[in-house]
RNA sequence: UGCUCAUCCAGAGGGGCAGAGGGACACGGCCCGAUGAAGCCCCGGCAACCCUCCAGUCGGUUCUCGUAGAUCAGUUCUGAUCGUCUCCGCGAGGCUCCCGGCUAGGGAAGGUGCCAAAUCCGUCUCACGGCGAAGUGCGUCGUGAGGAAGAUGAGGA
Numbered sequence: 001u002g003c004u005c006a007u008c009c010a011g012a013g014g015g016g017c018a019g020a021g022g023g024a025c026a027c028g029g030c031c032c033g034a035u036g037a038a039g040c041c042c043c044g045g046c047a048a049c050c051c052u053c054c055a056g057u058c059g060g061u062u063c064u065c066g067u068a069g070a071u072c073a074g075u076u077c078u079g080a081u082c083g084u085c086u087c088c089g090c091g092a093g094g095c096u097c098c099c100g101g102c103u104a105g106g107g108a109a110g111g112u113g114c115c116a117a118a119u120c121c122g123u124c125u126c127a128c129g130g131c132g133a134a135g136u137g138c139g140u141c142g143u144g145a146g147g148a149a150g151a152u153g154a155g156g157a
Stems, first nucleotide, its partner, number of pairs: 001157001003155006013043005021032003026123004044115003049111002051107003055103006063093005069082006119149001124146009
């Protein structure tokens, strides 16, 4: 740098330096800012993506059992003879170990991230509604859904 997936209406700020901008880009709006913006540093915090613990559940793996009995004899639960066989498949069960998915809950050392406002809002598409001398249309306003763009993480190139 580009790709895939997930999330983005919750949450969490003080100090120092600095000195005029900032809210990603463009436009429009609306905000923040000399009671100090951006940026840098220190400390603190939030959250739980990576990580980790526990429970449940599902799947895989694995394990167990069944899928083969018949005949005869006697003292009726034993014996004899014949047959089948270990794998696969199918069915049932178990949950010890291991692996993975999902759900609920807990943790926070570390890697990131974040700490005004929904990603501040809109822009594109669709649906619905209001208004307009507009009438299957157009303009405008609003609501909802989706998209685009962006941000962050994880994975992989």

Predicted 3D model of a 157-nucleotide RNA (SAM riboswitch aptamer (S box leader)) from Streptomyces dangxiongensis. The sequence is in RNAcentral, with records from Rfam. Its mean pLDDT, the model's own confidence on a scale to 100, is 79. Its Rfam family is "SAM riboswitch aptamer (S box leader)". About the family: The SAM riboswitch is found upstream of a number of genes which code for proteins involved in methionine or cysteine biosynthesis in Gram-positive bacteria. NCBI's taxonomy places the organism under Bacteria, Actinomycetota, Actinomycetes, Streptomycetaceae, Streptomyces.